[in-house]
Molecule: TPP riboswitch aptamer (THI element)
Organism: Rhodovulum imhoffii
RNA sequence: UUCCCGCGACAGGGGCGCCCGUGCCGGGCUGAGAUGAACCCUUUGAACCUGAACCGGAUAAUGCCGGCGGAGGAAGUCGCGGGGCUUUCUUG
Numbered sequence: 001u002u003c004c005c006g007c008g009a010c011a012g013g014g015g016c017g018c019c020c021g022u023g024c025c026g027g028g029c030u031g032a033g034a035u036g037a038a039c040c041c042u043u044u045g046a047a048c049c050u051g052a053a054c055c056g057g058a059u060a061a062u063g064c065c066g067g068c069g070g071a072g073g074a075a076g077u078c079g080c081g082g083g084g085c086u087u088u089c090u091u092g
Stems, first nucleotide, its partner, number of pairs: 001084001003083008011042004016036001017029005048073003054067004
């Protein structure tokens, strides 16, 4: 030490759809998560948003699957340990 690995602290970002039953609520579908004291994601960024009331397919229906698409956006700092590299000093 502007590189690599690991750990930690604090902080931040995000979504919640479809169908049935009259509503609270219950049930069914997909999903990590469909409002949970939860889940996912934070630049190594497909968490999530935009395009999009998009296109194709499937479905009881849907942001269900695929395409669009590595397209455009998108939320992080600090500390500790180890390694690497560099520099300086001492000794032989």